A computed fold for a 265-nucleotide RNA from Candidatus Caldatribacterium sp., annotated as Bacterial large signal recognition particle RNA. Taxonomically the source falls in Candidatus Caldatribacterium (Bacteria, Pseudomonadati, Atribacterota, Atribacterales). The sequence was found by an Rfam model in a public genome assembly. Its mean pLDDT, the model's own confidence on a scale to 100, is 79. Rfam family: Bacterial large signal recognition particle RNA. By type it is a non-coding RNA gene.

[in-house]
RNA sequence: UCGUGCUAGGCGGGGAGUUAGCGGUGCCCUGUACCUGCAAUCCGCUACAGCAGGGCUGAAUUCCGGCAUGAGGUCCUUCCUUUCAGCCCCGGUCGGGGAAACGGGGUGUUGAGGGCUGGGUCCUGCGCGACGAAUCCUCGCUAACCCCGCCAGGCCCGGGAGGGAGCAACGGUACGCGAGGCUCUUCGGGUGCCGCAGGGGUGCCUGGCCGGAGCUACCGGCCUUGAUACGGCCUGGGAGGAAGCGAUCGAGUGACGGUGCACGA
Numbered sequence: 001u002c003g004u005g006c007u008a009g010g011c012g013g014g015g016a017g018u019u020a021g022c023g024g025u026g027c028c029c030u031g032u033a034c035c036u037g038c039a040a041u042c043c044g045c046u047a048c049a050g051c052a053g054g055g056c057u058g059a060a061u062u063c064c065g066g067c068a069u070g071a072g073g074u075c076c077u078u079c080c081u082u083u084c085a086g087c088c089c090c091g092g093u094c095g096g097g098g099a100a101a102c103g104g105g106g107u108g109u110u111g112a113g114g115g116c117u118g119g120g121u122c123c124u125g126c127g128c129g130a131c132g133a134a135u136c137c138u139c140g141c142u143a144a145c146c147c148c149g150c151c152a153g154g155c156c157c158g159g160g161a162g163g164g165a166g167c168a169a170c171g172g173u174a175c176g177c178g179a180g181g182c183u184c185u186u187c188g189g190g191u192g193c194c195g196c197a198g199g200g201g202u203g204c205c206u207g208g209c210c211g212g213a214g215c216u217a218c219c220g221g222c223c224u225u226g227a228u229a230c231g232g233c234c235u236g237g238g239a240g241g242a243a244g245c246g247a248u249c250g251a252g253u254g255a256c257g258g259u260g261c262a263c264g265a
Base pairs, nucleotide, nucleotide: 001265002264003263004262005261006260009057010056011055012030013029014028015027020046021045022044023043024042034054035053036052037051038050063258064257065256067254068253069252072249073248074247075246076244077243078242079241080240081239082238083237084236085235086234089232090231091230092228093227094226095225096224097223098222102220103219104218105216106215107214114210115209116208117207118206119205120204121203122199123198124197125196126195127194128192129191131188132187133186134185136181137180138179139178140177141176147172148171149170155164156163157162
């Protein structure tokens, strides 16, 4: 140096997340580089960090190392867009309360506010009346008998004449009932544009006198308080996008370097 056969090694890697930590399944980025079983309410390990089993390749374009380059991810900073929440702040809108004649409205010289004064409404007493009811009066009806009068018939007494008691009917009346009633008397009250007197005086109504211009909180404005996410602003959370000379991890690519064993020629 060449040939043959082995072995180490390799047969994807990375990011975020999860985890005490490592790796895997799952998601994402690269890329194409074995198979079977296990596995997110997880599976298997222990810092040399998947476990179990099988297969291919195999010392170099393929393994190892650093160097260069570098997809992409995550974090951080700034900006933009968007969304959610919060009456924190302001405004708007709505509601409660308050002060107050600023504006409007209403009212006022046919006289405001204010002052003085009288009366009514109210209470009590006395009285008058209306209404209702009762008494009373008038008229009418009204008693089989235990009311009156008069008593047919019948009954009783008598020789007779006549007499007697007496029902019904008739007439009248009592109790009672009905109608009416100018009047008298009594009683009653959800009685009265009533009268007289006394009392009272918050409110309401009303009259007179003095005086000479305001009064009124109805609306707006003002003060205060509450509600409302309607608007703005502020704060915080979420999502998306852009930038970065920031931080971190980093696939792939490039060139370079390193690296076995046995036999034979």